[in-house]
RNA sequence: AGAGAGGUGGCAGAGUGGUCGAAUGCGACGGAUUCGAAAUCCGUUAUACCGGCAACGGUAUCGGGGGUUCGAAUCCCCCCUCUCUG
Numbered sequence: 001a002g003a004g005a006g007g008u009g010g011c012a013g014a015g016u017g018g019u020c021g022a023a024u025g026c027g028a029c030g031g032a033u034u035c036g037a038a039a040u041c042c043g044u045u046a047u048a049c050c051g052g053c054a055a056c057g058g059u060a061u062c063g064g065g066g067g068u069u070c071g072a073a074u075c076c077c078c079c080c081u082c083u084c085u086g
Base pairs, nucleotide, nucleotide: 001085002084003083004082005081006080007079010026011025012024018070027045028044029043030042031041032040046061047060048059049058050057051056063078064077065076066075
């Protein structure tokens, strides 16, 4: 220099135009069970801003930027990581 693969909640990771802020697993928190644990089962669990006494509701965010579209994690450019070739 060229080619390919990848970047997504705390971690891993699926999703490649539509029912997707987003499956699933791990972790964490709460509960059930137990004398108490472990294991198992159930529920909850990203961040920021706005509103609200609270419960909660709304908006935005998929490495960064941008455009197309009725609709973008998915398209384009850039950056970064890995692999291969020279």
Transfer RNA from Hymenobacter sp. HDW8, 86 nucleotides, folded computationally. The coordinates come from a structure-prediction model, not an experiment, and the mean pLDDT is 80. It matches the Rfam family "tRNA". The family's RNA type in Rfam is transfer RNA.